[in-house]
RNA sequence: GGGCCUGUAGCUCAGCCUGGUUAGAGCGCCGGUCUUAUAAGCCGGCGGUCCGGGGUUCAACUCCCCGCAGGCCCA
Numbered sequence: 001g002g003g004c005c006u007g008u009a010g011c012u013c014a015g016c017c018u019g020g021u022u023a024g025a026g027c028g029c030c031g032g033u034c035u036u037a038u039a040a041g042c043c044g045g046c047g048g049u050c051c052g053g054g055g056u057u058c059a060a061c062u063c064c065c066c067g068c069a070g071g072c073c074c075a
Base pairs, nucleotide, nucleotide: 001074002073003072004071005070006069007068010027011026012025013024020058028046029045030044031043032042033041051067052066053065054064055063
């Protein structure tokens, strides 16, 4: 220098290809219940600039472009 992949909650990720309900799951955290107490279980709650900017569209996490960060390959 060239190519490919990834970026979504505190963490690990799904959703994207095929645009349309209010953006989800597990773990975590907080409170309650249970227990002599802790853990586990059960109930309730807390959670987001969907990496940034621009474009297309009635409508963008999703499509297009340019960047940024990380990973892999080639030279």
This is a predicted structure of a 75-nucleotide RNA (transfer RNA) from a Candidatus Woesearchaeota archaeon.
NCBI's taxonomy places the organism under Archaea, Nanobdellati, Candidatus Woesearchaeota.